Transfer RNA from Mauremys mutica, 73 nucleotides, folded computationally. The prediction has a mean pLDDT of 82. Its Rfam family is "tRNA". The family's RNA type in Rfam is transfer RNA.

[in-house]
RNA sequence: GCCAAAGUAGCUCAAUUGGGAGAGCGUUAGACUAAAAAUCUAAAGGUUCCUGGUUCAAUCCCAGGCUUUGACA
Numbered sequence: 001g002c003c004a005a006a007g008u009a010g011c012u013c014a015a016u017u018g019g020g021a022g023a024g025c026g027u028u029a030g031a032c033u034a035a036a037a038a039u040c041u042a043a044a045g046g047u048u049c050c051u052g053g054u055u056c057a058a059u060c061c062c063a064g065g066c067u068u069u070g071a072c073a
Base pairs, nucleotide, nucleotide: 001072003070004069005068006067007066010025011024012023013022019056027043028042029041030040031039049065050064051063052062053061
């Protein structure tokens, strides 16, 4: 330089050939316990990388950009 993949909660990751943003772990609170651990219940936590476009409606489709990873040179 060129090609491909990925970017979503604090971390690891789902989600759809366009319509309700979620799980596990973690955090906080409560239950249990003499206390703690484990277990159970609940809650908080998100500009879905950025900008623009298409659409009644975009995490999803299109264009450009940024970052990371891999392959080629």
RNAcentral holds the sequence, with entries from Rfam.